[in-house]
RNA sequence: GGCCGAAUCACCGGACCAUCCGUGGCCGGUGAGCGGGGGACCCACAGCGAUCCGUGAUCGCGGGGGCGAAUCGCCGAGCAGCUCGGCGUAGCGCAACGCGCGAGCCCGUCAGCUAACCCCGCAGGCCACACGAGGAGG
Numbered sequence: 001g002g003c004c005g006a007a008u009c010a011c012c013g014g015a016c017c018a019u020c021c022g023u024g025g026c027c028g029g030u031g032a033g034c035g036g037g038g039g040a041c042c043c044a045c046a047g048c049g050a051u052c053c054g055u056g057a058u059c060g061c062g063g064g065g066g067c068g069a070a071u072c073g074c075c076g077a078g079c080a081g082c083u084c085g086g087c088g089u090a091g092c093g094c095a096a097c098g099c100g101c102g103a104g105c106c107c108g109u110c111a112g113c114u115a116a117c118c119c120c121g122c123a124g125g126c127c128a129c130a131c132g133a134g135g136a137g138g
Base pairs, nucleotide, nucleotide: 001127002126003125004124008032009031010030011029012028013027014026016025017024018023033122034121035120036119037118038117043112047061048060049059050058051057052056063110064107065106066105067104072088073087074086075085076084077083078082091101092100093099094098
């Protein structure tokens, strides 16, 4: 000076860190803004089996959902399960006719949509150049 991402800005405070003493970082709070989730009517949906029984209750089995571009398929190896590797792919990013990504995490038997209303996040990672320091090699 830029990129991915919602992950920014302002104000107040601080027995912390740094400082060129101007301030910056970090922590806490408030607000704006951005992002996400829950949550009516209406609409949509209504698993399987067994028992009781007069249509609902109980039990068992199967679960289900969220953030994100990150889904899905095929092949190979070790293989209970699953893991690893490869080739593609829905989709995504950029400095774009090329290159790269195509992960990971969370809730915990529960959540469709959803006005009012309620709750949560504002991280993390990287590139180029310049300066400084250290190390290795010659």